The prediction has a mean pLDDT of 80. A computed fold for a 77-nucleotide RNA from an uncultured Eubacteriales bacterium, annotated as transfer RNA. The sequence was found in a public genome assembly. It matches the Rfam family "tRNA". The family's RNA type in Rfam is transfer RNA. Rfam describes the family as follows. Transfer RNA (tRNA) molecules are approximately 80 nucleotides in length.
């Protein structure tokens, strides 16, 4: 270079054939229980779904293009 996967919460991850305010575990903050901590309960913050365009009434989910990561496979003294 070519093909292909992969990108969602701070961290691992889900999100089925497009449908209404995007979730899970863990962490992180507050409370509550304790003598204190841990564990336990309870409650809260925390997302421009990698970016840009397009398609449709409606797009994390479809399509193109770019950008990062990994695979493999070409090229190379």
């Nucleotide at each position: 270079g070519a093909u292909u996967g992969u990108g969602u919460a701070g961290c691992u991850c889900a999100g089925c054939u497009g449908g209404a305010u995007a979730g899970a575990g863990c962490g992180u903050c507050c409370g509550c229980c304790u003598c204190c901590u841990a564990a336990g309960c309870g409650g809260a913050a925390g997302g421009c779904c990698a970016g840009c365009g397009g398609u449709u009434c409606g797009a994390a989910u479809c399509c193109g293009c770019u950008c990062a990561c990994g695979a493999u496979c070409a090229c190379c003294a």